c-di-GMP-I riboswitch aptamer, 96 nucleotides, folded computationally. It was read from a public genome assembly, where an Rfam model found it. The coordinates come from a structure-prediction model, not an experiment, and the mean pLDDT is 82.
[in-house]
RNA sequence: AGUUGAAAAAGGCAAACUAUCCGAAAGGAUAGGACGCAAAGUUAUGGGUCUAAGGUAAAAUAUUACCAUGAUUGCUAUGACCGCCAGACUACCGAC
Numbered sequence: 001a002g003u004u005g006a007a008a009a010a011g012g013c014a015a016a017c018u019a020u021c022c023g024a025a026a027g028g029a030u031a032g033g034a035c036g037c038a039a040a041g042u043u044a045u046g047g048g049u050c051u052a053a054g055g056u057a058a059a060a061u062a063u064u065a066c067c068a069u070g071a072u073u074g075c076u077a078u079g080a081c082c083g084c085c086a087g088a089c090u091a092c093c094g095a096c
Base pairs, nucleotide, nucleotide: 002096003095004094005093012037013036017032018031019030020029021028022027035083041089042088043087045086046085047084048081049080050079054076055075056074057073058072
């Protein structure tokens, strides 16, 4: 330096769930907690998934009428997820 994770050691991370906080939500932070993980370290670059505040479209209701407001449905990421799959970058220990 390359390949690799059989056995081993030192250690590492922490799903669900619970509490508090942030957020419109998805989700996130901290503490507890361990289902799992050899990159479950970093990165939203490609695919995928989730959400729809705002925007937009439609219909309905109310009203003398218009505007405005509230509620309903569709679309939409500029919001998220790297513990969904790839890509990129970096790394402990061992074996060859």